[in-house]
Context: one part of a larger RNA
RNA sequence: UGACGGGGGCCCGCACAAGCGGUGGAGCAUGUGGUUUAAUUCGAAGCAACGCGCAGAACCUUACCAGCUCUUGACAUGCCCGUUACGGUCAUUGGAGACGAUGACCAUCGGUUCGGCCGGGCGGGACACAGGUGCUGCAUGGCUGUCGUCAGCUCGUGUCGUGAGAUGUUGGGUUAAGUCCCGCAACGAGCGCAACCCCUAUCUUCAGUUGCCAUCGGGUAGGGCCGGGCACUCUGGAGAAACUGCCGGUGACAAGCCGGAGGAAGGCGGGGAUGACGUCAAGUCCUCAUGGCCCUUAUGGGCUGGGCUACACACGUGCUACAAUGGCGGUGACAGUGGGCAGCAAGCCUGCGAGGGGGAGCAAAUCCCGAAAAGCCGUCUCAGUUCGGAUUGCACUCUGCAACUCGAGUGCAUGAAGUCGGAAUCGCUAGUAAUCGCGGAUCAGCAUGCCGCGGUGAUACGUUCCCGGGCCUUGUACA
Numbered sequence: 001u002g003a004c005g006g007g008g009g010c011c012c013g014c015a016c017a018a019g020c021g022g023u024g025g026a027g028c029a030u031g032u033g034g035u036u037u038a039a040u041u042c043g044a045a046g047c048a049a050c051g052c053g054c055a056g057a058a059c060c061u062u063a064c065c066a067g068c069u070c071u072u073g074a075c076a077u078g079c080c081c082g083u084u085a086c087g088g089u090c091a092u093u094g095g096a097g098a099c100g101a102u103g104a105c106c107a108u109c110g111g112u113u114c115g116g117c118c119g120g121g122c123g124g125g126a127c128a129c130a131g132g133u134g135c136u137g138c139a140u141g142g143c144u145g146u147c148g149u150c151a152g153c154u155c156g157u158g159u160c161g162u163g164a165g166a167u168g169u170u171g172g173g174u175u176a177a178g179u180c181c182c183g184c185a186a187c188g189a190g191c192g193c194a195a196c197c198c199c200u201a202u203c204u205u206c207a208g209u210u211g212c213c214a215u216c217g218g219g220u221a222g223g224g225c226c227g228g229g230c231a232c233u234c235u236g237g238a239g240a241a242a243c244u245g246c247c248g249g250u251g252a253c254a255a256g257c258c259g260g261a262g263g264a265a266g267g268c269g270g271g272g273a274u275g276a277c278g279u280c281a282a283g284u285c286c287u288c289a290u291g292g293c294c295c296u297u298a299u300g301g302g303c304u305g306g307g308c309u310a311c312a313c314a315c316g317u318g319c320u321a322c323a324a325u326g327g328c329g330g331u332g333a334c335a336g337u338g339g340g341c342a343g344c345a346a347g348c349c350u351g352c353g354a355g356g357g358g359g360a361g362c363a364a365a366u367c368c369c370g371a372a373a374a375g376c377c378g379u380c381u382c383a384g385u386u387c388g389g390a391u392u393g394c395a396c397u398c399u400g401c402a403a404c405u406c407g408a409g410u411g412c413a414u415g416a417a418g419u420c421g422g423a424a425u426c427g428c429u430a431g432u433a434a435u436c437g438c439g440g441a442u443c444a445g446c447a448u449g450c451c452g453c454g455g456u457g458a459u460a461c462g463u464u465c466c467c468g469g470g471c472c473u474u475g476u477a478c479a
Base pairs, nucleotide, nucleotide: 001479002478003476004475005474007473008472009471010470011469012468013467015463016462019428020427021426022425023424026320027319028318029317030316031315032314033313034311035310042053043052064306065305066304067303068302069301070300073129077128078127079125080124081123082122083121084120087106088105089104090103091102092101093100094099109119110118111117131295132294134293135292136291140289141288142284143283144282145280147278152191153190154189155188156187157186158167159166160165171182172181173180197272198271199270200269202240203239204238205237206236207235208234211230212229216227217226218225243266246260247259248258249257250256322421326380327379328378329377330376331375338369339368340367343362344361348357349356350355387418392413393412394411395410396409397408398407434456435455436454437453438452439451440450
């Protein structure tokens, strides 16, 4: 100087407390451990691994296993020889396929010294080499997690100290903040904080193939349907607006704090992006890049099939429930974000349904995909039930070359556990929790995951204690 303390002081944070809803019990989904296996590819490991890399494992993916197969190689550059532009379609045949064998057809560039001579392709050959998701993240770059959006981390000069170092950065107040004020052997400065950026909340203005009978006219069973018009809603460009600016109180005449007015918004208005010096030899050599090491008829390449989907178990994260604030039937209103041409698909016909047929319109503020909970009416009357839907049987639908291993969905039948969950433990302070549905990426198909969107919409005295953190101080045999 740090670090640490079941030392002290001050102060924060859904840290506790006050509450709301969960997890831990059940069934299932998913990840992991373990076990099994020819293989169940690999990585991630307290917080900060475990719905994580995976924003899509039937083949492919795929790195794993078995078998078959290739050896200058699927890919790059260079040399020699032969042949020829390239390329595409089809048929027969061997084979599981990779890979071969045979045949037909279409088409066949530019230059040219008219020589396959050159550019380019194919075949063959030898060699340099290719190739490796092989090892080392404790050799590395890059990127990322984490403490933590915590308020800290430093420097120049000066001063003090033999020196390590201190001072500044401590102190009195204050703040979300090393934020600001005052004081002070310090005076300044940098990286952080804040602001500048984006979204959102109010208004003005500009613009009007969305919106409106607001206004005028026409038409209709009805409808912005038509003419017409930008008033309103909205869209998206520009601007205004919030600064403790004003008033009162308080404070040290300060910074600030408390209350009030006005205001759409008030003291950081709400949210996002933004992550200091550093810590964990944290994570990643399987994104990529890269040193070293290793393989080179194989640790490289191709293919078929299998595996990553196994199952006595254990754990994490979720979904669905255990019901009456509910289930079922009927009725029925209101969104927003987004997506759409190998696509989204309306009205119509058809099927109990998944779906099928056909197909208007739309490269989309124009067309299409489009709510549910809520509300109203009826029923069930506390029961393993009209709760719950696992499991299983049968019959189908769709995608795809192909759903056996191993997809999703539909109908009928079947109806398991489960009656609110031990010790323990998680999230959350406002349009939040809870609850309800919708969209998107990935994607042929496959979502309870992820990323977004809107609808309905709650509960809370305080800082003694637990956890984490910041500042000052104290002890130390630790560095």